Source information
Model confidence (mean pLDDT): 76 of 100. Predicted 3D model of a 178-nucleotide RNA (Lysine riboswitch aptamer) from Subdoligranulum sp. APC924/74. The sequence is in RNAcentral, with records from Rfam. Of the family's consensus pairs, 96% are formed in the model.
RNA sequence: AUGCGGCACAGAGGCGCGGAUUUCAUCAGUAUAUUCCCUUUUAUGCCAGCCAAAGGCUUGUGGGGAAUGGAAAGGGACGUCCGCCGAAGGCGGUGCACGGCACGCAUCGUUCCUGGGCCCGCAGCCGAACAGGGGCGGGACUGUCACGUUAGGAUUAACGUGUUGCGCUGUGCUCAUG
Numbered sequence: 001a002u003g004c005g006g007c008a009c010a011g012a013g014g015c016g017c018g019g020a021u022u023u024c025a026u027c028a029g030u031a032u033a034u035u036c037c038c039u040u041u042u043a044u045g046c047c048a049g050c051c052a053a054a055g056g057c058u059u060g061u062g063g064g065g066a067a068u069g070g071a072a073a074g075g076g077a078c079g080u081c082c083g084c085c086g087a088a089g090g091c092g093g094u095g096c097a098c099g100g101c102a103c104g105c106a107u108c109g110u111u112c113c114u115g116g117g118c119c120c121g122c123a124g125c126c127g128a129a130c131a132g133g134g135g136c137g138g139g140a141c142u143g144u145c146a147c148g149u150u151a152g153g154a155u156u157a158a159c160g161u162g163u164u165g166c167g168c169u170g171u172g173c174u175c176a177u178g
Base pairs, nucleotide, nucleotide: 001177002176003175005174006173007172008171009170010169011168014085016084017083018082019081020080021079023077024076033068034067035066036065037064038063039062045057046056047055049101050100051099088114089113090112091109092108093107094106095105096104115142116141118139119138120137121136122135125133126132143164145162146161147160148159149158150157151156
C1' cells in the first nucleotide's frame, strides 16, 4: 500500500423503532346491581370465548320491557421519561394447555421475510369501533452502496438505473499478500 478478509468501538437515515407513565376522549348510558311487570323453563338454561364429547348444578333458570344508579380492561391522542438504529415487526414451529380452534405469554428458526416512514386498494383476521393493528397487492417519496451522464481541478451537486440492514460510514486492532 492492497483486500467484497476478521474483530471491537462510535455513528447516520426521520412523522425513525420499542417500552413505561400522567392527562384526555372513546369504550358507554354498554356490562353489571336493585325494584316492578311480561314470557319461558328441568334442560334448547348455567358451570364454560367457540365447536365436539362426557359430566354436574338449578324452584327461581333464560329472554324482554320500565325506573333508579352505573363501571372497568384492552385499544387510541397529546406530552414526559427510558432503551435504541434488525431499532423492531411479521411468518412458522414448540411449550404453557386442553379433544380441536381462537386470544395471550414464553421460546426457537437468525441463511424464513422486511432498509424506512407515508398513501391507496382488496379480503373481512384481532378489535366496541368508521380509530388502530395484522395479511396481500400497488404507488410515489426517502436513506445507504454501486454504475453511468453532465458541471467542476478536486471535494461535491444534479439526473438516470440497479441493489438493499448479517448492510453502510468512520476509527482502532489484527490476518494475508506485495